[in-house]
Molecule: small-subunit ribosomal RNA
Organism: bacterium
RNA sequence: UUUUUGAGGAUUUGAUCCUGGUCCAGGAUGAACGUUGGCGGCGUGGAUAAGGCAUGCAAGUCGAACGGUGUCUAUGCGGCACGCAAUUCGGAAUCGAAAGAUUGUUGGUUGCGUGUCGUGUAUACAUAGUGGCGAACGAGUUAGUAACACCUUGGAAUCUACCCUGAAGACGGGCAUAACCAGCCGAAAGGUUGGAUAAUUCCCGAUAAUCCCGCAAGGGCAAAGUCGCAAGACGCUUUAGGAGGAGCCUAGGUCCCAUCAGCUUGUUGGCGAGGUAAGAGCUCACCAAGGCUACGACGGGUAGGGGGGCUGAGAGGCUGAUCCCCAACGGCGGCACUGAGACACGGGCCGCACACCUACGGGUGGCAGCAGUCGAGAAUAUUCCACAAUGGGCGAAAGCCUGAUGGAGCGACGCCGCGUGCAGGAUGACACUCUUCGGAGCGUAAACUGCUUUUCUACGGGAGGAAUGAAAAUGACAUUACUGUAGGAAUAAGAGGCUGCAAACUUCGUGCCAGCAGCCGCGGUAAUACGAAGGCCUCAAACGUUAUCCGGAUUUAUUGGGCGUAAAGGGCGCGUAGGAGGUCCGAUUAGUCUCCAGUUAAAUCUUAGAGCUCAACUCUAAGGCUGCUGGGGAAACUAUCGGACUAGAGGAAGUCAGAGGCUGAUGGAACGCACGGUGUAGGGGUGAAAUCCGUUGAUAUCGUGCGGAACACCAAAGGCGAAGGCAUUCAGCUGGGGCUUUCCUGACUCUGAGGCGCGAAAGCGUGGGGAGCAAAAAGGAUUAGAUACCCUUGUAUUCCACGCCCUAAACGAUGUCGAUUAGCUGUCGGAAGUAUCGACCCUUUCGGUGGCGUAGCUAACGCGUUAAAUCGACCGCCUGGGAAGUACGAGCGCAAGCUUAAAACUCAAAGGAAUAGACGGGGACUCGCACAAGCGGUGGAGCAUGUGGUUUAAUUCGAUGGUAAACGAGAAACCUUACCAGGGUUUGAAAUGCCGUCCUUAUGUUUUUUCCGAAAGGAAGAAGUUUUACUUUACUGUGAAGGGACGGUCCAGGUGAUGCAUGGUUGUCGUCAGCAUGUGCCGUGAGGCGCUCCCUUAAAUGGGGUAACAUGCGCAACCUCUGUUCUGAGUUACAAGUGUCUCAGGAGACAGCCCCCAUCAUAUUUCGCAAUUAAUUUUGUGGACUAUGAUGGGGGAGGAAGGUGGAGAUGACGUCAAAUCCGCAUGUCCCUUUGAUACCCUGGGCUACACACAUGCUACAAUGGCCAAUACAAUGGGUUGCUAAGUUGAAAAAUGGAGCUAAUCCCAUCAAAGUUGGCCCCAGUUCGGAUUGAAGUCUGCAACUUGACUUCAUGAAGUCGGAAUCGCUAGUAAUCGCGGAUCAGCAUGCCGCGGUGAAUACGUUCUCGAGUCCUGUACUCACCGCCCGUCAAUGCAAGGGAGCCGGGAGCACCUAAAGUUCCAUUUCGGUGGGAUUAGGGUGAGUUCGGUGACAUGGCAUAAGUCGUAACAAGGCACGUGUAGCGGAAGCUGUGCGUGGAUUAAUUA
Repeated sequence: UUUUUGAGGAUUUGAUCCUGGUCCAGGAUGAACGUUGGCGGCGUGGAUAAGGCAUGCAAGUCGAACGGUGUCUAUGCGGCACGCAAUUCGGAAUCGAAAGAUUGUUGGUUGCGUGUCGUGUAUACAUAGUGGCGAACGAGUUAGUAACACCUUGGAAUCUACCCUGAAGACGGGCAUAACCAGCCGAAAGGUUGGAUAAUUCCCGAUAAUCCCGCAAGGGCAAAGUCGCAAGACGCUUUAGGAGGAGCCUAGGUCCCAUCAGCUUGUUGGCGAGGUAAGAGCUCACCAAGGCUACGACGGGUAGGGGGGCUGAGAGGCUGAUCCCCAACGGCGGCACUGAGACACGGGCCGCACACCUACGGGUGGCAGCAGUCGAGAAUAUUCCACAAUGGGCGAAAGCCUGAUGGAGCGACGCCGCGUGCAGGAUGACACUCUUCGGAGCGUAAACUGCUUUUCUACGGGAGGAAUGAAAAUGACAUUACUGUAGGAAUAAGAGGCUGCAAACUUCGUGCCAGCAGCCGCGGUAAUACGAAGGCCUCAAACGUUAUCCGGAUUUAUUGGGCGUAAAGGGCGCGUAGGAGGUCCGAUUAGUCUCCAGUUAAAUCUUAGAGCUCAACUCUAAGGCUGCUGGGGAAACUAUCGGACUAGAGGAAGUCAGAGGCUGAUGGAACGCACGGUGUAGGGGUGAAAUCCGUUGAUAUCGUGCGGAACACCAAAGGCGAAGGCAUUCAGCUGGGGCUUUCCUGACUCUGAGGCGCGAAAGCGUGGGGAGCAAAAAGGAUUAGAUACCCUUGUAUUCCACGCCCUAAACGAUGUCGAUUAGCUGUCGGAAGUAUCGACCCUUUCGGUGGCGUAGCUAACGCGUUAAAUCGACCGCCUGGGAAGUACGAGCGCAAGCUUAAAACUCAAAGGAAUAGACGGGGACUCGCACAAGCGGUGGAGCAUGUGGUUUAAUUCGAUGGUAAACGAGAAACCUUACCAGGGUUUGAAAUGCCGUCCUUAUGUUUUUUCCGAAAGGAAGAAGUUUUACUUUACUGUGAAGGGACGGUCCAGGUGAUGCAUGGUUGUCGUCAGCAUGUGCCGUGAGGCGCUCCCUUAAAUGGGGUAACAUGCGCAACCUCUGUUCUGAGUUACAAGUGUCUCAGGAGACAGCCCCCAUCAUAUUUCGCAAUUAAUUUUGUGGACUAUGAUGGGGGAGGAAGGUGGAGAUGACGUCAAAUCCGCAUGUCCCUUUGAUACCCUGGGCUACACACAUGCUACAAUGGCCAAUACAAUGGGUUGCUAAGUUGAAAAAUGGAGCUAAUCCCAUCAAAGUUGGCCCCAGUUCGGAUUGAAGUCUGCAACUUGACUUCAUGAAGUCGGAAUCGCUAGUAAUCGCGGAUCAGCAUGCCGCGGUGAAUACGUUCUCGAGUCCUGUACUCACCGCCCGUCAAUGCAAGGGAGCCGGGAGCACCUAAAGUUCCAUUUCGGUGGGAUUAGGGUGAGUUCGGUGACAUGGCAUAAGUCGUAACAAGGCACGUGUAGCGGAAGCUGUGCGUGGAUUAAUUA
C1' cells in the first nucleotide's frame, strides 16, 4: 500500500437451562494396507538396523618441471646370418706334357640388398618413479550435539593456495635422493643392505626495501625454471591492495522435567611466562577467594539448526523428506603428520569389535559415494546410458578424469491434464426387482440407424536442445516431442456408502444368533442399522481403511475462559524478592511515536505478465519476508534524576466500648464421695424389661467435711479478635480498634512467590490431677442376627504444666487493598446539633453488625454500598468422571501421619440449578359403612357350587392380590364339546368360480326296502323326477338354459399360535371431582398462572378476591320408576255407575316466605392513630353504628313431600403392555394330496378325591319345632304353552280336557312369616337333617357312570364357632315367601317382586382408600424405586517385593598403546627415561530398566453369597477432621458444618 478473513452437529435428562468431556463433518502426508486399474506431463521414492556387505565403478592430472624406461619411424656405427654381384686370392676336379683352358664346388675379401642383434642421434607416442597442483571441493548421512551448534545483529586481535591490480627482483655455488643396477629376507603384503643419478626437490652464500624486529640507533630476511627461431608466453621470489574464503568474540533468540536446588578448584580474577595465524586459564608457576543460580545454575530426558512445509480468519499449533545455507560425522575410541586450508569418507599411526587371506610366522579391510545384496521391517526403485549439455580438477593446449550432472528404467506414491464416445432411437423389448396385481423401476438405458477418431495400431516425415573448437568434426536421451496417411467404436470403470449426525430405500433371509459400529447405538419373528438382491447417493483411474499433524476446541482463553452452589480462594496473619503505585514543576530521552538508511542469500509466498496445445511445472518483474541495526527528530504518557505539595499512609492530643490475650486470686449453685442423725423396703432404669444398688439398711431427708470440673439468670439478629477462638467475679501486665481535633511527617503506599509465626477437636511424650461425662471393654435387652441404636457399669481421654502434632464442612463453601453506583428499616459504639435545670426523645454524621430491596449481574438459585454490580492492583487455584489426594521419590514428625504429587488402565458420561410427576415409617386440610357406635354374618359342622392340587387315556380351554375362584356357563346324561379311545371321509359338513368328460327314463336327487356295521358309512334294489328350439313313426336324435355327478384347478376348513401385532367390548381407581384447550401474562427454557387463596358445597357447587379472561369433557340438570294432586280416556276391574285400579298428559320444591346468628363486600355517618398540608387539606389504617347485598348455619310457617324427597340409567382425561384371537372381526405364522390341528360317528371324560381355599344353603333350637284353624301381596309367565273343574292315588303324579294368543282363562282357592288354639319342656331332644336301604313318579332314543321329585325306614356332624374377617345408615339391615330367564328334564346360583320391619353414628386419634396444598428426594421401569461394602469366580493394567540379571554417567586407585612434549645420549639414522592420554583392571556407591516366589489395593465382567450403610425425618438426620473397634457396608467417642425434615417459642 492493497487484499483477504471466522458455519456447526450428535451424545448426560421424564423434559429444561448450564457446566463439561467424548465423537463427527475439512485440509495435509517421503506413507502403508484392501478392492480396482487406460494414457501422458511434472515431481517424488530406505522414515526401521549411523546394522553387515560380494562385485564393478565414484580423483585424478601435468612429459611444456625431471632422470629414466618402452615402442614406432628415420638415421649413424658395429656384430652375425642370408641372398646377389664382383674380384683378387687359396684349394679341388677334369681336359692337357706343360702353359693354359674349362668346369662346378668350397673358403676368403669387397660392394649392394634383406633380416636380426648391440649401440648412438633425432622425431612422435606412452609412462612406473621424483616433482607440482588437486585430493580439505563435489557426493552421502543425521549418530552425536541443548552448544556461540544454528539464526539475527554488531565487532577486532587474524590467516588466506589458485584469481585480479600495483611495485621490486630472479646473481653465484653446493649436498642429496627415488626410479635404476646388484645382493639378501618373506607364502604374501612388503622390507632391507650396497652402488650410481636428475629436476620447477633440498641447502648455502650474495643482493635488500615499500618487508620484519626495534622509540631510535641498528639488525635481519628471497628466488626456478620451462616452451618458443624469435617476439613472447607460462611460471618463480618479496611486498602493498582487492575479491572470495576461513578462524575468533559480543548481544538477543533457541524443547521438556523443580518428584533435578544448590553447582564450581583451572574453578573466578590478577601478575609473570609459554603457546596460537589470532584475543583469551588456551597452558603453566605464584597470589587472592572468588564465579554461577528461582530472570532456573547444576542434573536428567529428548533433539542436528535455519530458509521453509502443513494447518489456522488470525494469533498460534505441529513439523524440519525432496531444493538451498550452516554444523557435525565417516565401523567405534584416541592421536598427530603433510598442507594455504584437515586433526582428513575412498591419507597415516595406535587400541577395540567384526569380517577376510595365510605356508600359522604374519597380513588385509571399512558403500552414512552410484548401482546392487543380506538382515530387520507395514514399507521405499536399475549391479542402466552418456560426458552431447551445465559445472569441477589438472594441463600452454589438444585432452584426460568426473555414479557431480544430463538422461532413460521401475512404483497410481503425489499433483495436473486427457479419454473410456457423440446424435437419433418406444405410451417404453427381454431379463431382474418391487407391487395396492392395476402397474411401477432399471430406462433412451439397450438393440437398431447415422456420425466422429482424442486415444490405439501400422507405415512415412521429423526438430530444438550446439555454445565451443585451429579445423575436420561432435546428441546419451532418441525408432524422442511434434506431424502426415490408413483402419475401425474400435483398446479402456470402479470403489465406498444409503437409522440420525450426513447426500442416498425397498424386498427377502436371520431371530440378543450370526454379525455391525466413528459417536449415540442396531439384532430377542414384520431389522430402511446384520447378510443378499434390486434401486439410489458420492467421488472417479481411482475409491476406501489405518497411522500421524493442524482445525473444529473460546477444551490452556495474548487476541479469547473461569473459581458462592458445576473443577477451582491458600485455615489465618506478618513480611522478603517481585509486580503495581497520589498531585504539581523542571531536566533527561531508556521505553514509546515518527522520518531516513543498512540488512533480512537464492528458492518458497502474493500480484501481474510470459513459455511448454491447457494445467501441473517453469521463467521475468514488482511486492512481501510482520525481525535486527544505525542516524535524525518529538516529549503527551511510563521510567530516571532534582525540587515542591497534602487528599493516600503514619504519628500526636483528647476520649470511648469490648467474653481481645496472659498471670494470680475468688464466689455460689449442681454433682460425687466420706462421716454422723432420722427412717424402712424398695430404689434405679425402659416402649416394656433386665443387668445393677439395697435388711452388712439403699432410695428419700438433715447436718458436717473433702474433691474436681464447668460458670444458670444477665444473653441479644449483641460485643471483641487476623483466623482458630473468647463468658462467675476481682486485681496486675498487655495487644488492637472507633470517634473528635486537623497539630506534625511528607508517598513513607498496596499486594506478596519463597520464608517466619499463629492455628478447634482428636492424638503423642513427661509429670500432676481425676467430680461428672465417656471411645475401648464387660454385662442386660432388642433382633432372624445386633460386633449397633436403648439400659447398667466403665478405662484412655476430657482438666493443669512443659514439649510435639498442624489437620477440619479451618464455611460467608465468597483472597487482600482501593474507587464508583437508589433506598427503606432494626441494632451496637462514638461525636455534633436542637432541646432541657440535667437527661430522654429527635436530626445529622463516622465506624461496625443484620433484614428487605432498585439498577446491574447470574445457568438458575440468588447477590445487591458488608456485591456475586462497574473498574483497577497483586497473590492463590481450576481444566471430564474414576483410579487418587493414592503409588513412587523428597521434606517434616517420637508415632499417628502431614505437605508436595503422578501414571497405566477404565467409562461416555460425572456434575450444578430449576421443572413436572411419583414416593416419604414428612406436615396441614377434607371426604368415604374407612374407623368408631350398632345389627347380622363368614372363619368351626354337614351339604351345594367354583378354584388350586393330585389323579387320569382324557379329567377341554380361559379367568389368578384388591380388579380370579355360584367367574365366561341365564342349565355338561347324548347333543352342547373344544378333551380322550376306537371307527370312518378327503374340493371335503357349509361357499364362489373356471376347465374337461358325462347324466338329465340317471352315476344325481326324493321316498322307501334288504344286507354288513356300535353308528357314521358302505353295498344292492324298487317307485317318482324340469323347460325349450329343431327334428323324428317314437321321450327318437341333436342343441340351448337350468340342475346334477365325476375328474382337475383357484380353494375351503381350523375353539391351532400370538390379547406383548390389533379392532370391538369389559373390569378397576370411581359417580372420585377432577382433566384439558384458546388467547393473554410471567419465565432463557422445561414449564407456570388460569384450576392457587378465603368462605361454601355431595360437587372445579356457588360467591368473593386475584394476570388473568373465556371455553370444552366431567358435576348438576334433561330421561325412567316412585311418593301428592289435577285433567282426559276407560276395555277385560267392580253389582251399577264410578274411578279403588289401568293408561296418557299436566301441576308441584325454588332460599319462594318469616325470625335469629356468623362471615364477607359496598356505601353513609362518626371516632382514634400516622403521614402530609397554608388549612379538621388529602391519603392510609383501625374501631363502632346504620343500610344494602352475598354465602352458610339454626328455627318456624305452608305443604303429600324440605333443603339434590327416594331409587335407576348415565362412568371425564387417563392408569394397570389389566381381561378376552374359545362371542365376533382381524394382520402375521403354522396344519391340510393319501390323509390331517379339517369333518362325521359310537363310547368315555369335563361329575375323579388324601387334601387346601373361596362363595353359599341348612342348622345347632323355646323370639323355637310339630299339629289344627285362619288373614293379607306384588312382579311376572303361558299355544311345541299355561292348563281349570271333576276322578284316581298316602304322595310325587296320573287321567281329564273346559278356558286362554291373556287386566277376560291358567300357573295361583296364589303366598309365607303373621294370628288363634294345642303338644313338646332344654335333651343331641318331637332340634338338626346328612348318609344309607327299599318302593315309586316324571322328563327324555337313553337316567349305570350322572337328573329332579315322592313315600316309608335310617337319623351323621353340629349345643353359636381360634387368630382373623365381611355386609349394612331406613322402608335400609335382618327375616319371610313369590315370580322369571336358561330349560325335554334339572336352582341352595343369578335376575326381579312384594310381606314383616329395627338398632346406632360421641366423633375423625387410629386402620384402609381418595382429593387439594406445602415440603424433602441421589426415584422417573417412578419405593415392588435407587443403592453401599466385604466374600466367591474370571480377566486386565499398575505399585511393593527376599532376590537375580543388564544398561548409563561419574569418582578413587593401579596399569597404559600410538602421538606430542621435556630431559639425557647419539654413529645424527636413532636410543633411553619422564609427563600426558584412548583403552584395560580393581573398588565403593549412584541412576535407569528387565525378571521375580509372595502378599496388597484398583478396574472391568445379564441374572452368585452376606447383610441394608446412603437417598424421604431412609426408619439412630447426614456430612466432616481425628481416635478406637467391628465379617462387611459401618458403629461409637470428641469437636465442627447445615449441604437437616418436622414442631413449638421468640423476633421481624